[in-house]
RNA sequence: GCGGGUGUAAUUCAAUGGUAGAAUAUCAGCUUCCCAAGCUGGAAGCGUGGGUUCGAUUCCCAUCACCCGCU
Numbered sequence: 001g002c003g004g005g006u007g008u009a010a011u012u013c014a015a016u017g018g019u020a021g022a023a024u025a026u027c028a029g030c031u032u033c034c035c036a037a038g039c040u041g042g043a044a045g046c047g048u049g050g051g052u053u054c055g056a057u058u059c060c061c062a063u064c065a066c067c068c069g070c071u
Stems, first nucleotide, its partner, number of pairs: 001070007010024004018054001026042005047063005
């Protein structure tokens, strides 16, 4: 330099055009003499910038970070 892949909650992963979910973690409450465990509830996210579309996490382009291959 060229090609390909990945990027979603604090963490690990879903969601292939129509309200972004789960588990763990965290917070609050209940339970318990206390702790742990258990139950209920809450907060928290689509790498960035454009384009297409009535509507984009999803499709297209560029870019950033990381990984793989070729040279």

Predicted 3D model of a 71-nucleotide RNA (transfer RNA) from an uncultured Holosporaceae bacterium. The coordinates come from a structure-prediction model, not an experiment, and the mean pLDDT is 82. It matches the Rfam family "tRNA". From the family's description: Transfer RNA (tRNA) molecules are approximately 80 nucleotides in length. Their secondary structure includes four short double-helical elements and three loops (D, anti-codon, and T loops). The family's RNA type in Rfam is transfer RNA.